[in-house]
């Protein structure tokens, strides 16, 4: 000067709050106490793969979409590991949609006569056929035949591109936790039973009077709302073993947010870290003032990939 990998990414205190759990008091919603409450493989993007749930599904085929050296890992993958090949780098290393162009189609800037259709351009030769001129010899020219080839270009009947269609092999049903399951009002409406102009019902508890066509019971669906799903899991940490490795086996230990229009916060102080200024000091350093202190915040869960990140620390290796 680089390459690869790993760790960290503020600490403590005070005050006021927020959401769950447990216990007590109290009594339907609170109070008190204890304890818990975002990341670093980004909780982010929602790109890929799964778990889970509901719907669909006799079987077969087509289409559509995806993947692609070889071998392995995994619940699975487009991920990961090892390795071959190609390319980049002096190197440590990095990158790669890396099956097939004797099935078929399509495409190729500029230059060049001609660029994927095949034959074309220039020159030469023999002389076949045609046309024109000429009495004729012959001349010119066109078509066809044969031979040679400069030049252009990445590529000129010989190749390339499959991240163009296509072919081959393999894979894929759809929607997603606002999934889905359970409980379930009030009001309105539905169905059924009974009563009701021989007056139900309301008006006052009763009688009269008045108004007057509904009243009542049961059932079932849906809505609001509530509960579950919900956090113990392909889990984390340590040890020993298998394997080059991804990964995996055994043993021991641990429990680590669970909100739901959505908590996890705010303020202040001290310290740490960085920058700038300033004072003391030969220097190392010490004091002091101001400013800064990244990217970002769970929302069913998990495995990947991608992306963002102030600053700090460590390891291995390369080149000079």
């Nucleotide at each position: 000067a680089g390459u690869c990998c790993g760790c960290u990414g503020g600490a403590c205190g005070a005050u006021c709050g927020c959401u769950g759990g447990c216990a007590g008091c109290a009594a339907c919603u609170g109070c008190u106490g204890c304890g818990a409450g975002a990341g670093g493989u980004a909780a982010c993007g929602u790109c890929c793969g799964g778990a889970c749930u509901c719907c669909g599904c006799a079987g077969a085929g087509c289409a559509a979409c995806g993947u692609a050296g070889c071998a392995g890992g995994u619940a699975a993958c487009a991920c990961c590991u090892g390795u071959c090949c190609a390319c980049c780098g002096u190197g440590a290393g990095g990158u790669g949609a890396g099956g097939a162009u004797u099935a078929g189609a399509g495409c190729a800037a500029c230059a060049g006569a001609g660029a994927c259709g095949a034959g074309u351009c220039g020159g030469c030769g023999a002389g076949u056929c045609g046309u024109u001129g000429g009495u004729a010899a012959c001349a010119a020219u066109g078509a066809g035949c044969g031979c040679c080839g400069g030049g252009u270009g990445a590529a000129a009947c010989g190749g390339g591109c499959a991240a163009u269609c296509u072919c081959u092999a393999c894979g894929u049903g759809g929607a997603g936790c606002a999934a889905c399951a359970c409980c379930g009002a009030a009001u309105a409406g539905g169905c059924g039973g009974c009563c009701g102009a021989u007056g139900a019902u309301c008006u006052u508890g009763c009688u009269c009077g008045g108004a007057g066509a509904g009243g009542u019971c049961g059932c079932g669906g849906g809505u609001a709302g509530g509960u579950g799903g919900c956090u113990u899991g392909a889990g984390c940490c340590g040890g020993c073993g298998a394997g080059c490795g991804a990964u995996u086996g055994c043993c021991g230990g641990c429990c680590u947010a669970g909100a739901g229009g959505a908590a996890u916060g705010a303020u202040c102080g001290u310290c740490a870290c960085g920058g700038c200024g300033u004072u003391c000091g030969c220097a190392a350093g010490a004091g002091u003032g101001c400013c800064g202190c990244a990217c970002a915040g769970a929302a069913u869960c998990c495995g990947g990939c991608g992306u963002a990140c102030a600053g700090g620390c460590g390891g291995a290796c390369u080149u000079u």
RNAcentral holds the sequence, with entries from MGnify. Bacterial RNase P class A from a soil metagenome, 320 nucleotides, folded computationally. It matches the Rfam family "Bacterial RNase P class A". The family's RNA type in Rfam is ribozyme. The coordinates come from a structure-prediction model, not an experiment, and the mean pLDDT is 77.